[in-house]
RNA sequence: UUACCGAAAAGGCAAACUCGUCGCAAGGCGGGGACGCAAAGCCAUGGGUCCAGCUACUGGAUCGCCAGGUUGCCGAA
Numbered sequence: 001u002u003a004c005c006g007a008a009a010a011g012g013c014a015a016a017c018u019c020g021u022c023g024c025a026a027g028g029c030g031g032g033g034a035c036g037c038a039a040a041g042c043c044a045u046g047g048g049u050c051c052a053g054c055u056a057c058u059g060g061a062u063c064g065c066c067a068g069g070u071u072g073c074c075g076a077a
Stems, first nucleotide, its partner, number of pairs: 005075002012037002017032006035064001041070003045067003048062006
């Protein structure tokens, strides 16, 4: 220095709910709020689930559903 790993420290993110707003909807964005999270950072690539149009399939959403890719803070055992 790197990998595995996750003690400590410094911090970080923000579920449900709620207010406003966008959307046919799923859901997104902003404020409040914390259930939790060592990637709860990013990517819709594969699978799953959800919505719309319909029965051929197409489009959209979800990364805090799983897998994968990629980047990152710290450095005890």
Model confidence (mean pLDDT): 89 of 100. The RNA shown here (c-di-GMP-I riboswitch aptamer) has 77 nucleotides and comes from a Clostridia bacterium. The sequence was found by an Rfam model in a public genome assembly. Its Rfam family is "c-di-GMP-I riboswitch aptamer". Gene Ontology term of the family: cyclic-di-GMP binding.